[in-house]
Molecule: transfer RNA
Organism: Treponema berlinense
RNA sequence: CGGGUAUUAGCGCAGCUGGUAGCGCACUAGCUUCGGGAGUUAGGGGUCGGCGGUUCGAAUCCGCCAUACCCGA
Numbered sequence: 001c002g003g004g005u006a007u008u009a010g011c012g013c014a015g016c017u018g019g020u021a022g023c024g025c026a027c028u029a030g031c032u033u034c035g036g037g038a039g040u041u042a043g044g045g046g047u048c049g050g051c052g053g054u055u056c057g058a059a060u061c062c063g064c065c066a067u068a069c070c071c072g073a
Stems, first nucleotide, its partner, number of pairs: 001072007010025004019056001027043005049065005
């Protein structure tokens, strides 16, 4: 320098051919217990790496940039 993959909640990941986002763990509260742990019920938390474009509508399609990793030179 060229090519590829990944970037979504605190962490690990899903999201099919565009219709405005979910799961597990963690966290908070209640119940249970003498208490802790475990269990159970409920709840909070993300405008999807950044900036633009296409579209009635973008996590999803397109361009550029950033970071990490891989391949080639």